[in-house]
RNAcentral holds the full RNA, with entries from SILVA. This is a predicted structure of a 474-nucleotide part of an RNA (small-subunit ribosomal RNA, 3' major domain) from Candidatus Protoclostridium gallicola. NCBI's taxonomy places the organism under Bacteria, Bacillati, Bacillota, Clostridia, Candidatus Protoclostridium. Rfam family: Bacterial small subunit ribosomal RNA.
Context: one part of a larger RNA
RNA sequence: UGACGGGGACCCGCACAAGCAGCGGAGCAUGUGGUUUAAUUCGAAGCAACGCGAAGAACCUUACCAAGACUUGACAUCGCAAGCAUAGUUAUGAAAGUAAUGAAAUCCUUCGGGACUUGCAGACAGAUGGUGCAUGGUUGUCGUCAGCUCGUGUCGUGAGAUGUUCGGUUAAGUCCGGCAACGAGCGCAACCCUUAUGGCCGGUUGCCAAUAUUCAGUUAGGAACUCCGGUCAGACUGCCGUGGUCAACACGGAGGAAGGUGGGGAUGACGUCAAAUCAUCAUGCCUCUUACGUCUUGGGCUACACACGUGCUACAAUGGAUGUUACAAAGAGCUGCGAACUCGUAAGAGCAAGCGAAUCUCAAAAAAGCAUUCCCAGUUCGGAUUGAGGGCUGCAACCCGCCCUCAUGAAGUCGGAGUUGCUAGUAAUCCCGAAUCAGAAUGUCGGGGUGAAUGCGUUCCCGGGUCUUGUACA
Numbered sequence: 001u002g003a004c005g006g007g008g009a010c011c012c013g014c015a016c017a018a019g020c021a022g023c024g025g026a027g028c029a030u031g032u033g034g035u036u037u038a039a040u041u042c043g044a045a046g047c048a049a050c051g052c053g054a055a056g057a058a059c060c061u062u063a064c065c066a067a068g069a070c071u072u073g074a075c076a077u078c079g080c081a082a083g084c085a086u087a088g089u090u091a092u093g094a095a096a097g098u099a100a101u102g103a104a105a106u107c108c109u110u111c112g113g114g115a116c117u118u119g120c121a122g123a124c125a126g127a128u129g130g131u132g133c134a135u136g137g138u139u140g141u142c143g144u145c146a147g148c149u150c151g152u153g154u155c156g157u158g159a160g161a162u163g164u165u166c167g168g169u170u171a172a173g174u175c176c177g178g179c180a181a182c183g184a185g186c187g188c189a190a191c192c193c194u195u196a197u198g199g200c201c202g203g204u205u206g207c208c209a210a211u212a213u214u215c216a217g218u219u220a221g222g223a224a225c226u227c228c229g230g231u232c233a234g235a236c237u238g239c240c241g242u243g244g245u246c247a248a249c250a251c252g253g254a255g256g257a258a259g260g261u262g263g264g265g266a267u268g269a270c271g272u273c274a275a276a277u278c279a280u281c282a283u284g285c286c287u288c289u290u291a292c293g294u295c296u297u298g299g300g301c302u303a304c305a306c307a308c309g310u311g312c313u314a315c316a317a318u319g320g321a322u323g324u325u326a327c328a329a330a331g332a333g334c335u336g337c338g339a340a341c342u343c344g345u346a347a348g349a350g351c352a353a354g355c356g357a358a359u360c361u362c363a364a365a366a367a368a369g370c371a372u373u374c375c376c377a378g379u380u381c382g383g384a385u386u387g388a389g390g391g392c393u394g395c396a397a398c399c400c401g402c403c404c405u406c407a408u409g410a411a412g413u414c415g416g417a418g419u420u421g422c423u424a425g426u427a428a429u430c431c432c433g434a435a436u437c438a439g440a441a442u443g444u445c446g447g448g449g450u451g452a453a454u455g456c457g458u459u460c461c462c463g464g465g466u467c468u469u470g471u472a473c474a
Stems, first nucleotide, its partner, number of pairs: 001474002003471003007468007015458002019422005026313008034304002042053002064299007073124001077123002079120005088101005107114002126288002129286003135282002137277003140273001142271001147186006153162003166177003192265004197233007207222002211220002236259001239253005315415001319374006331362003336355002341350003381412001386407007428450007
């Protein structure tokens, strides 16, 4: 100087407390461990691994296993020789391929040749093989915590100290005052995006107050309103009061759409964990080279006594069922979204309009409201499991997809110890969309609808910050 303390003082955070909803019990989905297996590819491991890499494993993917094949190779550059590329047919085979047959006669050209194919030889290719404890790059975490440093000066023999401590204050090393310090840098804040209000400009595909018109903002028309886009204004403790060192600032008030950082996002200092990644990529070294490379078919990654994590659905009446009837936002669409109509109980099919989309489509928002029914039961709760019949995608749904209909109708009556999230348009609850994607979400990422309770307080638990003290630790 740090680090540590079941030392002290002060402060903060959904850290506790006060509340609400959960998890832990059930069934299922998904990840992991373990076990099994020819293989169940690999990585991730307290917080910070475990719906994680994977924004989507039937083949492919695919790295794993079995079998069948290749050896200058699936891919790149170079030499020599030959051919014109290339298509088709036959045999064999699971395919890759192997063997045979073979018409026609391509593109560019400076007519040398080149593109392309085959053969030969070697230089080489290749490796998701090893090492993240050789590395770059990227990322997690403490933590959006308020810290981390430097120059000059001063003090100390020196390591170092001072500044950065102290009194206030703040979300903040934020600011004020003081001070052997005076300044400065990286952080904080602001500048950026979005949301909340208004003015101005613009008016189609959007809008409709007045006039006419229609089944319909449909058409004429309008430029007011909504909305969209641009631009400007607005919030700064600016004003008033009280307190305070006539300070910073705090509290209350006015005005205001908004008030003291208005809400949300992006943004992550010096560093810590030899943290993660050699399987995104790049890369040193090591290793393989008729194989640890490459191609193909089939299988596996989907196994199942069990254990754990994360979710979904429930256990019902604030509910289930049937009918009827409102109100969104944000997105996506040409190998696409696919209306209306017809058929089918339905999944869906047929035909096919419109739309590269403020125009058309996906598209029905759902919870809510209204009416009827069920009457507390393992039920008209719950839907697992299984049987049968269908539909869709796709060469192909056996291993191993999704959906529909009928039948079947398991556990489950609110969950031990323990444990998680959340302070407001939040929790809870209800639907909608997108990426990936042929198909395959209860996951992920977005969108809106309805919309709470509690917060006395900081003694305690956890994490963090500042000062101080002890130390046989560095």